[in-house]
Molecule: Guanidine-I riboswitch aptamer
Organism: Bacilli bacterium VT-13-104
RNA sequence: UUAAAUGUUUUCUAGGGUUCCGCAACUCUACCAUGUUGGUCUGGUCCGAGAGAAAACUCAUAGUAAACUACUAUGUCACGGAGGGAUAAAAGCCCGGGAGAA
Numbered sequence: 001u002u003a004a005a006u007g008u009u010u011u012c013u014a015g016g017g018u019u020c021c022g023c024a025a026c027u028c029u030a031c032c033a034u035g036u037u038g039g040u041c042u043g044g045u046c047c048g049a050g051a052g053a054a055a056a057c058u059c060a061u062a063g064u065a066a067a068c069u070a071c072u073a074u075g076u077c078a079c080g081g082a083g084g085g086a087u088a089a090a091a092g093c094c095c096g097g098g099a100g101a102a
Base pairs, nucleotide, nucleotide: 007057008056009055010054011053012052015047016046020044021043022041023038024037025036026035059075060074061073062072063071064070065069077097079100083095084094085093
């Protein structure tokens, strides 16, 4: 300096906040309800990983059957800001396997 399937989707998890629900405090009230505040509330909904997990599909190579398809096996690595953006908001989300480092 260069190449690449370093693939796609789904369901989860670490993590994340606070729209909604719940919870707590206060207001009002006979009580419920309403309203305000609180994530310095365990939670449900929600967001969620390139460098986390699983599954399905796909791709590459090799092999077998056999005839252009099917099946099987293999497919390893990945340190990383600051800043900005979205949503109610935040984040291992997105910019981004980026800058940089090695």